Context: one part of a larger RNA
């Protein structure tokens, strides 16, 4: 001199657009934060309100309603969000391999969806327990489970032929074995079967199986980078390697048994100490030093330490079990719980925000939609915490007023500064008017195409009517009245811009460095006057 996730002191007039627990990965009161599907399935209420009947208690019945609501099923919960505790690592970052591997939703093509079956919760009986929560008994259904069949280019094994080849395998190809499925929902009568109309018929659609390819996304292996200390010099038995078995989606001591005696390591192993890594951000003129909040990638956690189940994909924050610590509840037998999600409290600390609106937009997850659900996000509030942009007036005005201050007592200086004249209207207040952020979706109508026996269902386009804004009556326009509501903070011996007074008198006291101050201090502390920067100004801390 430039930066800051900054904090103090002392000041504060508005707006934009950032950004805010760097400490205690310390404990956490309440709300909320992941749900959705009735176009997978069997169930199914109650207020109310009408009508009956009635012994005036009450009892059928319909409306509410196939709603609410819980329950089997399906996909979601592996994303979004937080955090920085561990990790000196293939962890990350950069190139690469993967002939050693997976990949639900999507997308292409293909080829199928055929027939059974045996049960459970909801439900309702009986129990048990303070309760959390069970245990028997009996009823029911499926896109829930279980067998059959069908079935190759798939898989398993055979052995033959052949390409390729990093000689391990890996493509093609014969043979034999073995492998699946589920519905739902709209329209029709062209064909078939009863023959007004229906479905086993037909036709759209959306599901479901198996194969192959795509894409995206993981997973695993390498080269090469990556912090300090040799006042750390020797580590290592699952240790290095082989064979054989097991184990994974996939090579490996990734595990086991034998067998061998290797393997690392001054080019720094092993073994301390601090650290999440990188785009990047600060500084610097560059090289480079510091650094890694906001934001965007990848890692790792999720009360402490294990562990697996589900699943396409966790060894899962808001999902299980198991032990620990803490806290809560209890009938003392026994249960619950995990804010490093948004807000919020305690605490620690120099310090760090609201227990706000809404899903309107963007995006996700579920669904055929319609719509639900989202502290993911867009908004608002709060804070000079940062940048930036405005403002606190403009023009005239010398009797150079009063008044302060110095005075060498003439005057000088604050000072065109005010007063006073004449004028603007920015922000700020009040008045009225007022958006863009909105496309979609979905209705209403009209057409036009595709699908089909069809003019019906569908699906798509095209016009068109209607509908949806949290911020917010905000921003933004105009009008209105008014110099009115709007400046401070440091400095002033030299470095370094800015001097006199008075008071003290090595005392008080200043102080970045050099120093100041013991009676004339430009260096303390007060006035007056200058200087700098300004809604800010210093001080302190940290980097360069």
């Nucleotide at each position: 001199g430039a930066a800051c996730a900054a904090a103090c002191g002392c000041u504060g007039g508005c707006g934009g657009c950032g950004u805010g627990c760097c400490u205690a990965a310390c404990a956490c009161a309440u709300g909320c934060a992941a749900g959705u599907c009735g176009u997978a399935c069997g169930u199914g209420a109650a207020a109310a309100u009408c009508c009956g009947c009635u012994u005036c208690g009450g009892u059928g019945g319909a409306u509410g309603a196939g709603u609410a609501a819980a329950g089997u099923g399906g996909c979601g919960c592996a994303c979004g969000g937080g955090u920085g505790a561990g990790u000196a690592a293939c962890g990350c970052g950069u190139g690469g391999a993967u002939a050693a591997u997976c990949u639900g939703c999507c997308c292409u093509u293909u080829a199928g969806u055929c027939g059974g079956g045996a049960a459970u919760a909801a439900c309702u009986c009986a129990u048990c327990g303070a309760a959390a929560g069970g245990u028997g008994g009996g009823c029911u259904a499926a896109u829930a489970c279980c067998g059959g069949a069908u079935a190759a280019u798939g898989c398993u094994g055979u052995u033959g032929u052949u390409g390729c080849u990093u000689c391990g395998g890996u493509g093609a190809u014969a043979c034999a074995g073995c492998c699946a499925a589920a519905g739902g929902g709209g329209g029709c009568c062209u064909c078939u079967a009863u023959u007004u109309a229906u479905a086993a018929g037909c036709u759209c659609u959306u599901g479901c199986u198996g194969a192959a390819g795509g894409a995206u996304g993981a997973g695993u292996c390498c080269g090469c980078g990556u912090a300090c200390c040799a006042u750390u010099a020797g580590c290592u038995a699952g240790u290095u390697g082989g064979c054989a078995g097991g184990g994974u989606a996939a090579a490996a001591g990734c595990c086991u048994a034998c067998c061998a005696a290797g393997g690392c390591a001054a080019c720094g192993a092993u073994g301390g100490u601090u650290a999440g890594c990188u785009g990047g951000u600060c500084u610097g003129a560059g090289a480079g030093g510091a650094u890694g909040a906001u934001c965007a990638g990848c890692c790792a956690c999720a009360c402490u330490g294990g562990a697996a189940c589900u699943g396409a994909g966790a060894c899962a924050c808001g999902g299980u079990c198991c032990a620990g610590a803490c806290u809560c509840c209890u009938a003392c037998g026994g249960g619950a719980g995990g804010c490093a999600g948004c807000a919020g409290u305690g605490a620690g600390g120099a310090a760090u925000c609201u227990u706000g609106c809404g899903c309107a937009a963007u995006g996700g997850g579920g669904g055929a939609a319609a719509c639900c659900c989202u502290g993911a996000c867009g908004c608002a509030g709060c804070a000079a915490c940062g940048c930036c942009g405005c403002g606190u007036g403009a023009g005239u005005g010398a009797g150079g007023a009063a008044g302060g201050u110095c005075u060498u007592c003439g005057g000088a200086u604050c000072g065109u500064a005010a007063a006073g004249c004449u004028c603007u209207g920015u922000c700020g207040g009040g008045u009225g008017g007022a958006a863009a952020g909105a496309a979609a979706g979905g209705u209403u109508u009209g057409g036009g195409a595709g699908c089909c026996a069809a003019u019906a269902c569908c699906u798509u386009c095209c016009a068109u009517u209607c509908u949806u804004g949290a911020c917010g009556g905000u921003a933004c326009c105009a009008c209105c009245a008014a110099a009115g509501g709007a400046a401070g903070c440091a400095c002033c011996g030299g470095c370094u811009a800015a001097c006199u007074c008075c008071g003290u008198g090595c005392c008080a006291g200043c102080a970045g460095c050099c120093g100041c101050g013991g009676u004339a201090a430009u260096a303390c502390g007060g006035g007056g006057g200058g200087u700098g920067c300004a809604a800010g100004c210093g001080u302190u801390g940290u980097u360069c």
Predicted 3D model of a 544-nucleotide part of an RNA (small-subunit ribosomal RNA, 5' domain) from a metagenome. The RNAcentral record of the full RNA draws on SILVA. It matches the Rfam family "Bacterial small subunit ribosomal RNA".